Notes:
Model confidence (mean pLDDT): 76 of 100. A computed fold for a 347-nucleotide RNA from Kineobactrum sediminis, annotated as Bacterial RNase P class A. The sequence was found by an Rfam model in a public genome assembly.

[in-house]
RNA sequence: CGAGUCGGUCAGGCGAUCGCUCCCGGCCCUGUGUCGGGGGAGGAAAGUCCGGGCUCCACAGGGCAGAGUGCCAGGUAACGCCUGGGGGGCGCGAGCCUACGGAAAGUGCAACAGAAAGUAUACCGCCCGGCUUCGGCCGGGUAAGGGUGAAAUGGUGCGGUAAGAGCGCACCGCGCGGCUGGUAACAGGCGUGGCGAUGGUAAACCCCACUUGGAGCAAGACCAAAUAGGAAUCCUUAUGCUGCGGCCCGCAGUGGAUUCGGGUAGGUCGCUACAGGCAGGCGGUGACGCCUGUCGCAGAUGAAUGAUCGUCCACGACAGAACCCGGCUUAUCGACCGACUCAACUU
Numbered sequence: 001c002g003a004g005u006c007g008g009u010c011a012g013g014c015g016a017u018c019g020c021u022c023c024c025g026g027c028c029c030u031g032u033g034u035c036g037g038g039g040g041a042g043g044a045a046a047g048u049c050c051g052g053g054c055u056c057c058a059c060a061g062g063g064c065a066g067a068g069u070g071c072c073a074g075g076u077a078a079c080g081c082c083u084g085g086g087g088g089g090c091g092c093g094a095g096c097c098u099a100c101g102g103a104a105a106g107u108g109c110a111a112c113a114g115a116a117a118g119u120a121u122a123c124c125g126c127c128c129g130g131c132u133u134c135g136g137c138c139g140g141g142u143a144a145g146g147g148u149g150a151a152a153u154g155g156u157g158c159g160g161u162a163a164g165a166g167c168g169c170a171c172c173g174c175g176c177g178g179c180u181g182g183u184a185a186c187a188g189g190c191g192u193g194g195c196g197a198u199g200g201u202a203a204a205c206c207c208c209a210c211u212u213g214g215a216g217c218a219a220g221a222c223c224a225a226a227u228a229g230g231a232a233u234c235c236u237u238a239u240g241c242u243g244c245g246g247c248c249c250g251c252a253g254u255g256g257a258u259u260c261g262g263g264u265a266g267g268u269c270g271c272u273a274c275a276g277g278c279a280g281g282c283g284g285u286g287a288c289g290c291c292u293g294u295c296g297c298a299g300a301u302g303a304a305u306g307a308u309c310g311u312c313c314a315c316g317a318c319a320g321a322a323c324c325c326g327g328c329u330u331a332u333c334g335a336c337c338g339a340c341u342c343a344a345c346u347u
Stems, first nucleotide, its partner, number of pairs: 002342009012312007020040008028031001042318001046329002049327005054216004061249004066212005071085005086100001087098004101207002106205002108201002123146002125142007154172006173195001174193004179188003220269004230260006240254004274296001276295008
């Protein structure tokens, strides 16, 4: 000085005027009143993709099917998330990615090309023998060389052979046995076998291991008001019927199903104090956990935070809560901080 990699912080600020909404307190003419005080959208509020808290079925248990996840060990309320390791791949590197159990349980699939796509085969070729009109033909052996293909039946080298081949040897690979380290995934060494250690593919079906009720705040509870405590038909008699994805068992209840018709759409709660935030300390490689102190940080309901002016600046993008929280994914203008890697130059 340039190029990168990883992690973190902020998300316009300040002032003035008017306006909106929630909570607390006072006053009163009790009203959407008035006065005072305090608070008022995000890092993704987004997608609705996961996991829960909570509510109801419902007193709710077991199994099957279905669904989800898929290396190991931890974290967490839990997860398909996060952290740390292992294997594989990419990168000079810092680092990044990983749909990562099983192909000897079985089934399926792989176009075309090629002789042949799985216990294989001989298209070109190589070697030996015979014949020959000298162009070739027949028989036997072969898979080392070449071709086709994404992939061709362990790889490289040496020896050997008529020519070749694990035919033999060395190393690598593979199978089997055991040793060392590690909680484990796994790593390393040793011995043995010439060895079909059967090619690929499971984000194909499948097998294996683990997890798994359903529906959802438009859940649900309460109050007020109004109507018609409505009518008809069918089934059934507890061995029946009903009970919020399907089936079975169990359990609970006692009628059930269908059609027509009528009333209401109002209000309150749920609705924000929690698996909560911040600071410090301790433990841990880390995710995170524990302890102490401190703080209370939106609760609308046709939907609240807006408008104007001035100024500063990095000139502001993506973009608005609707029960809440933990994640993942996607979109995004910029500014700042820290650590690390590589290249060039100088000392």